[in-house]
Context: one part of a larger RNA
Molecule: small-subunit ribosomal RNA, central domain
Organism: uncultured bacterium
RNA sequence: CUGGGCGUAAAGGGAGCGCAGGCGGUUUGGCAAGUCUAAAGUGGAAGCCCGGGGCUUAACCUCGGAAGUGCUUUGGAUACUGCCUGACUUGAGUUCGUGAGAGGAAAGCGGAAUUCCAGGUGUAGCGGUGAAAUGCGUAGAUAUCUGGAGGAACACCGGUGGCGAAAGCGGCUUUCUGGCACGAUACUGACGCUGAGGCUCGAAAGCAUGGGGAGCGAACAGGAUUAGAUACCCUGGUAGUCCAUGCUGUAAACGUUGUGCACUAGGUGUGGGAGGUAUCGACCCCUUCCGUGCCGCAGCUAACGCAUUAAGUGCACCGCCUGGGGAGUACGGUCGCAAGACUGAAACUC
Numbered sequence: 001c002u003g004g005g006c007g008u009a010a011a012g013g014g015a016g017c018g019c020a021g022g023c024g025g026u027u028u029g030g031c032a033a034g035u036c037u038a039a040a041g042u043g044g045a046a047g048c049c050c051g052g053g054g055c056u057u058a059a060c061c062u063c064g065g066a067a068g069u070g071c072u073u074u075g076g077a078u079a080c081u082g083c084c085u086g087a088c089u090u091g092a093g094u095u096c097g098u099g100a101g102a103g104g105a106a107a108g109c110g111g112a113a114u115u116c117c118a119g120g121u122g123u124a125g126c127g128g129u130g131a132a133a134u135g136c137g138u139a140g141a142u143a144u145c146u147g148g149a150g151g152a153a154c155a156c157c158g159g160u161g162g163c164g165a166a167a168g169c170g171g172c173u174u175u176c177u178g179g180c181a182c183g184a185u186a187c188u189g190a191c192g193c194u195g196a197g198g199c200u201c202g203a204a205a206g207c208a209u210g211g212g213g214a215g216c217g218a219a220c221a222g223g224a225u226u227a228g229a230u231a232c233c234c235u236g237g238u239a240g241u242c243c244a245u246g247c248u249g250u251a252a253a254c255g256u257u258g259u260g261c262a263c264u265a266g267g268u269g270u271g272g273g274a275g276g277u278a279u280c281g282a283c284c285c286c287u288u289c290c291g292u293g294c295c296g297c298a299g300c301u302a303a304c305g306c307a308u309u310a311a312g313u314g315c316a317c318c319g320c321c322u323g324g325g326g327a328g329u330a331c332g333g334u335c336g337c338a339a340g341a342c343u344g345a346a347a348c349u350c
Stems, first nucleotide, its partner, number of pairs: 003322004007304002012318001014201004021194003025088003029084003033081002035077008049065006091191001092188003095184005103177007110154001115149007125136002162169002206247006215241002220236004258317006266295011299306002323350003332343004
């Protein structure tokens, strides 16, 4: 260098943007670098291979040939790749119109509920469990009514519904803002795909500083259970959960399925748009584009299953795997305030 693979057996990077690199639509002309062809030169000797010869044979020795896949130079070819040049519109993008949406950020507002505080009514229990007890309550609880405080989350709508690259996003209003789909014509004219490094985003928990603290609740305390019970159950309860700023950078970060493009039967739901038919109109029905589910043919698969949202058929580029344990450990390095993260062995053993 080469092989086979990556849904579940080992294996898709958590996600995006993107420098280098790799790859790249249709067509005109040119060049001739890659490519092809012819010739010349060169390609040490020995060895290997083929033929002959010499030691009685062989090993060995010796002679000749071939080969030496390569390099250089010269002439030629121009389909493909490349480079230069001109053009094109189907890839990509721009414009205009319409539309849906928990996409993001900030500010403000709202009601239900829990808890607490004050007051009224009221009296002996409440609470909790499998059963209890700890706990709360005659200093008046629980229940109920009125008023107030405060924090967090937004019932119904709500949906294999929607949006977002992923993480994720759900009360209402306003402001700022990203993306997407469809329809239409006009414009740019390959401007594209992927992407080692790099940069950015990245649930929860955790960390730093300052705030906040209703409910819940690691740790902790008590009560039970039990042979024991450092648990499951109960009563409490600190950090935390919330906000601001900064850090951390992980996950069953999962569709356990990288991204892009093309092609390959259908059926049936559902979300968004356009057109047609129809109608007084809205539906219904038909066609089509985009998304999201289910079923299913060919094909694929070890099977399960996948099946136009592919795990089918191909192409481009990246990441990753190579028996189990040792081990995601040790050591070193980089990053981090720390916790730790990333990179990542070996001995030994089966």